[in-house]
Molecule: transfer RNA
Organism: Clostridia bacterium
RNA sequence: GCCUCCAUAGUCAAGCGGUUCAAGACGUCGCCCUCUCACGGCGAAGACCAGGGUUCGAUUCCCUGUGGAGGUG
Numbered sequence: 001g002c003c004u005c006c007a008u009a010g011u012c013a014a015g016c017g018g019u020u021c022a023a024g025a026c027g028u029c030g031c032c033c034u035c036u037c038a039c040g041g042c043g044a045a046g047a048c049c050a051g052g053g054u055u056c057g058a059u060u061c062c063c064u065g066u067g068g069a070g071g072u073g
Base pairs, nucleotide, nucleotide: 001072002071003070004069005068006067007066010026011025012024018056028044029043030042031041032040049065050064051063052062053061
């Protein structure tokens, strides 16, 4: 240089054109429980890498860039 793959809350991770808030786990915060802590129960906040395109509609498809992983000369 070329090819392939990946990028979603602090971390891991599902979803992959429309639908009730973009699931779930850990973590954080609040309340309950407890003499207290832990455990447990209930609840809350928090995310689609960036820019453009296609489309009535994009986190999802396409292009470019950025970052990362693998392969190859």